[in-house]
Predicted 3D model of a 105-nucleotide RNA (SAM riboswitch aptamer (S box leader)) from an uncultured Anaerolineae bacterium. The model forms 94% of the base pairs in the Rfam consensus. The sequence was found by an Rfam model in a public genome assembly. The coordinates come from a structure-prediction model, not an experiment, and the mean pLDDT is 85.
RNA sequence: CACUCAUCAAGAGCGAGUGAGAGACCGGCUCUUUGAACUCGCGGCAACCUCUGGAGCGCCAGAAAGGUGCCAAUUCCGACAAGGCAGUGCCUUGGCAGAUGAGUU
Numbered sequence: 001c002a003c004u005c006a007u008c009a010a011g012a013g014c015g016a017g018u019g020a021g022a023g024a025c026c027g028g029c030u031c032u033u034u035g036a037a038c039u040c041g042c043g044g045c046a047a048c049c050u051c052u053g054g055a056g057c058g059c060c061a062g063a064a065a066g067g068u069g070c071c072a073a074u075u076c077c078g079a080c081a082a083g084g085c086a087g088u089g090c091c092u093u094g095g096c097a098g099a100u101g102a103g104u105u
Stems, first nucleotide, its partner, number of pairs: 002104007013042005021031003026078003043071003048067002051062004075097001080094006
């Protein structure tokens, strides 16, 4: 990198460095010199793997020491399809894509 599976409406900051972008892409719409993104220190959230206990199958409960991840807005909204309401729109559901984890080649 590719493939498979699961989850994605909750939650979580304060300093320092730096100096203009960031929110994956596209269209919107937001955030940002009252300091973006990134890096570092400390902190936190969460519970995928790990750990503990129970069940006996792919689960339930617990802890948060370890491996990750994350700490604006529903994955910020939409895109594609189906349906509904009745109108160049709104709502619901499901896909596509994306992110994270675990496994496999």